[in-house]
Context: one part of a larger RNA
RNA sequence: CUCGGGUGAAGGAACUCGGCAAAAUAGCCCCGUAACUUCGGGAGAAGGGGUGCCUUAAGUAGGUGAAGAGCUUCACGCUCCGAGCCGAACAAGGCCGCAGUGACCAGGGGGUAGCGACUGUUUAUCAAAAACACAGGACUCUGCGAAGUCGCAAGACGAUGUAUAGGGUCUGACGCCUGCCCGGUGCCGGAAGGUUAAGAGGGGGUGUGCAAGCACUGAAUCGAAGCCCCGGUAAACGGCGGCCGUAACUAUAACGGUCCUAAGGUAGCGAAAUUCCUUGUCGGGUAAGUUCCGACCUGCACGAAUGGCGUAACGACUGCCCCGCUGUCUCCAUCCGAGGCUCA
Numbered sequence: 001c002u003c004g005g006g007u008g009a010a011g012g013a014a015c016u017c018g019g020c021a022a023a024a025u026a027g028c029c030c031c032g033u034a035a036c037u038u039c040g041g042g043a044g045a046a047g048g049g050g051u052g053c054c055u056u057a058a059g060u061a062g063g064u065g066a067a068g069a070g071c072u073u074c075a076c077g078c079u080c081c082g083a084g085c086c087g088a089a090c091a092a093g094g095c096c097g098c099a100g101u102g103a104c105c106a107g108g109g110g111g112u113a114g115c116g117a118c119u120g121u122u123u124a125u126c127a128a129a130a131a132c133a134c135a136g137g138a139c140u141c142u143g144c145g146a147a148g149u150c151g152c153a154a155g156a157c158g159a160u161g162u163a164u165a166g167g168g169u170c171u172g173a174c175g176c177c178u179g180c181c182c183g184g185u186g187c188c189g190g191a192a193g194g195u196u197a198a199g200a201g202g203g204g205g206u207g208u209g210c211a212a213g214c215a216c217u218g219a220a221u222c223g224a225a226g227c228c229c230c231g232g233u234a235a236a237c238g239g240c241g242g243c244c245g246u247a248a249c250u251a252u253a254a255c256g257g258u259c260c261u262a263a264g265g266u267a268g269c270g271a272a273a274u275u276c277c278u279u280g281u282c283g284g285g286u287a288a289g290u291u292c293c294g295a296c297c298u299g300c301a302c303g304a305a306u307g308g309c310g311u312a313a314c315g316a317c318u319g320c321c322c323c324g325c326u327g328u329c330u331c332c333a334u335c336c337g338a339g340g341c342u343c344a
Stems, first nucleotide, its partner, number of pairs: 001339008010330002014328001019325001027051005036041001038173001052095005062086003068080004072075001096100001108323007115315002120132002136171007148157003174310004179240003184237002186233005193228003199222002204217005241259005268302001269299001280296005
């Protein structure tokens, strides 16, 4: 010096990306416990007190229940009696130590936000999470030899199920809700019309031949699905404007004009896991706060099942603050053990 372990004056997070690590808390009994809440919870909330040993109480309370006795429906029955065995707590008095859950074992706590409801699942071997799943919600397909899936097929699963069933997709407890657009794309419907393949059809034409014929070519016309066309459909894929003016301070614009669109973003939320400018501005917290919390709204570029906004409980999740506690630090010291190194 490295690793493992112990202790430390004063201070107590000043360390650091961050209290990482360490310290602290800790068992049992009693008292006592807030906001909020889905009335279950939150709760071991928080915060206090007690804790050893001896004597008395007392072999007491209590537990167990032998032998014996009685009754009878006769049995693994009922009742009485209570031997023996086990054996407290509360309380009173006393004893010892710095210390009594005396060692080991053995929750640190609180507040406020974000995300995800929750218990679960995951990158075997750098990620455990706000990712996946989840009950619940919705759309859609499927009438049974079901749809769907595997297989060339036979066949099998679905299912020895039958629409309260099964498949697919999205969302993700619960509460309040989920606006407008069907022009594009997709899907669904549409006995018309347009287009359209093989095929049918053969006017006409070509070659050859004297011709019959043979061999070609082939116009009208009739021909499906599809596409065009006409409708529907957004918890289908998706989309949800611009400019100018206007109120008796100013500012702003309920109001008006105009252009464009399929329709111009409703509710709710908003510098947000989203805000570039930005450390926005104001308030709170600090002596001092690019983080945090509450507001404002100028949303570069939130927004409603690629769900919106809330939400008790939950979380080895992520911010911020406080109490306790500490060698994380000011600032290091020392002790024990192991290794390394140097010397002998």
This is a predicted structure of a 344-nucleotide part of an RNA (large-subunit ribosomal RNA, domain IV) from Magnetococcus sp. WYHC-3. Its Rfam family is "Bacterial large subunit ribosomal RNA". Its family is annotated with structural constituent of ribosome and ribosome in the Gene Ontology.